[in-house]
């Protein structure tokens, strides 16, 4: 440096999904009231709505269990393009979805606080903080489930595996502590 294969765990996504919730809401029918006020993302015009009775949904989001793709998995942000949204027309603002793109940000999950989306205390997203965890680096300490030798055992052409803890080694490996970095990372194998 290229290829390939792997590790982190309440690990990250996707599909289906009983069920809860949405909601006695929207909406429909009947009966009233009225341009007095209020409402629809903002303004103008129009239209509808607000009360009583009867009937009465759905979507997004969640979701046990199962299947499935994976370990920048994925999430977010900026920019660009396309489509759409909220009663209707015009103008404006805002928002959603999909695609592309960037060596832009985040190692990971959990908890708490704040903010946003949402009907919602669910869930998701963002920021901050906290302990935890994986990985590599540096420092210190230890002498070990590490290394070498030895003994036993399994298999064998051989390489090798397991057990013992008898000896040895100590800038390797291993364990522990502290500090630090970031996935564009880390580990193994091959070139």
């Nucleotide at each position: 440096u290229g290829a390939u294969a792997g590790a982190g765990g309440c690990g990250c996504g996707g599909c289906u999904g009983a069920c809860a919730g949405g909601a006695g809401u929207a909406c429909c029918c009947c009966g009233g009231g009225c341009g007095a006020c209020g409402g629809a993302c903002a303004g103008g015009g129009a239209u509808c709505c607000g009360c009583g009775g009867g009937g009465g949904a759905a979507a997004g989001g969640g979701g046990a269990a199962g299947c499935u793709g994976c370990c920048g998995a994925g999430g977010c942000g900026a920019c660009a393009g396309a489509a759409g949204a909220g009663u209707u027309c015009c103008u404006g603002a805002u928002c959603u979805u999909c695609u592309g793109c960037c060596u832009g940000c985040c190692g990971g999950g959990c908890c708490g606080c704040g903010g946003g989306a949402c009907a919602a205390u669910a869930u998701c997203c963002c920021g901050c903080g906290g302990a935890c965890u994986g990985u590599c680096g540096c420092a210190c300490a230890g002498a070990g489930c590490g290394u070498c030798a030895c003994g036993g055992u399994c298999a064998u052409u051989g390489c090798g595996g397991c057990c013992g803890a008898u000896g040895u080694c100590a800038u390797u490996c291993c364990u522990g502590u502290g500090c630090g970095g970031a996935g564009a990372g880390c580990u193994g194998u091959c070139g």
The RNA shown here (Lysine riboswitch aptamer) has 191 nucleotides and comes from a bovine gut metagenome. The RNAcentral record of the sequence draws on MGnify. The prediction has a mean pLDDT of 76. Rfam family: Lysine riboswitch aptamer. Rfam describes the family as follows. Riboswitches are metabolite binding domains within certain messenger RNAs that serve as precision sensors for their corresponding targets.